[in-house]
RNA sequence: GCCGGAGUAGCUCAGUUGGUAGAGCAGUGCUUUCGUAAAGCAAAGGUCGCGAGUUCGAAUCUCGCCUCCGGCU
Numbered sequence: 001g002c003c004g005g006a007g008u009a010g011c012u013c014a015g016u017u018g019g020u021a022g023a024g025c026a027g028u029g030c031u032u033u034c035g036u037a038a039a040g041c042a043a044a045g046g047u048c049g050c051g052a053g054u055u056c057g058a059a060u061c062u063c064g065c066c067u068c069c070g071g072c073u
Base pairs, nucleotide, nucleotide: 001072002071003070004069005068006067007066010025011024012023013022019056028042029041030040031039049065050064051063052062053061
């Protein structure tokens, strides 16, 4: 330098024929207990890596850039 993959909640990851952003774990509150853990319930937590384009509408499509992983030279 070229090719491919990945980037979404604190962590691990879903989410595609473009149409309200989700789960598990963690953390918080409550219930239960003499107390803790476990269990149950509830709420909270997101500029979907960054910028631009297409579109009525983009996590999703297109382009550029950044980071990480792998391959080729």
A computed fold for a 73-nucleotide RNA from a Candidatus Giovannonibacteria bacterium, annotated as transfer RNA. Rfam family: tRNA. The RNAcentral record of the sequence draws on ENA. The same sequence occurs in records of 6 taxa.